[in-house]
Parts: sequence; structure tokens; C1' cells
RNA sequence: GGGGCUGUGGCUCAGUGGUAAAGUGUCAGCUUGGGAUGCAGAAGGUCCCAGGUUCAAUCCCUGGCAUCUCUG
Repeated sequence: GGGGCUGUGGCUCAGUGGUAAAGUGUCAGCUUGGGAUGCAGAAGGUCCCAGGUUCAAUCCCUGGCAUCUCUG
């Protein structure tokens, strides 16, 4: 230099053209003499960036950035 994968709450990871799910973590409640565990609840995401297509884009197209990887 060329090819490919991935990019989604603090972390891990689903998802599909029509208001993003779960686990874990955080916070506060119940339980306890106090904790842990358990139960039940809340907050937290402009879905990497820009442009295009579309009535509508996290999803499709183009370009870029970053990580990883194959190759010369």
C1' cells in the first nucleotide's frame, strides 16, 4: 500500500427501514444488630463521524476515523 471484521448506556453484548432488548455495574427502598445474599424499583444511550436514498435510517449506499486481522 491492498483486502476483510468490528464500532450500540460505565463494561459485555443482542437487534431490526417505523420511538433500542438483556446481563453486569451505579443509586436509593425492603429484608439484617450491621453487612453479604435475596426481593422489588429508578436513573443512565444524539446507536463512531459526515453526506446521500427514503414519508421515515442504528439498519441501505458513499466517503472518512479508530481497534483488530490477513496479505505484499
A computed fold for a 72-nucleotide RNA from Gekko kuhli, annotated as transfer RNA. Its Rfam family is "tRNA". Rfam's curators write: Transfer RNA (tRNA) molecules are approximately 80 nucleotides in length.